Transfer RNA from Chlorobium sp., 73 nucleotides, folded computationally. It matches the Rfam family "tRNA". On this family, see Lowe and Eddy, Nucleic Acids Res 1997: "tRNAscan-SE: a program for improved detection of transfer RNA genes in genomic sequence". Rfam describes the family as follows. Transfer RNA (tRNA) molecules are approximately 80 nucleotides in length. Rfam classes the family as a transfer RNA. Rfam links the family to the GO term triplet codon-amino acid adaptor activity.
């Protein structure tokens, strides 16, 4: 320098041919318990890496960058 993959909640990851952004864990509250853990119930949590474009509508398509991994030179 070029190719490919990835960047979404604090963490690990979904989201399908473009149509309301989700799950688990973590955190908080509750039930239970003498207390705690476990279990169960509920709650909280997002400018989808950044800018621009297409569209009625973009996490998803196009474009320019940034970061991580990997391959080639």
């Nucleotide at each position: 320098u070029g190719g490919c993959g990835g960047g979404u909640a604090g963490c690990u990851c979904a989201a399908c041919a473009g149509g309301u952004a989700g799950a688990g864990c973590a955190g908080c509250g509750g039930u239970c318990u003498c207390c705690a853990a476990a279990a169960c119930c509920g709650c909280c949590g997002g400018u989808u890496g950044a800018g621009g474009g297409u569209u009625c509508g973009a996490g998803c398509c196009c474009u320019u960058c940034c970061c991580c991994g990997u391959c080639a030179g």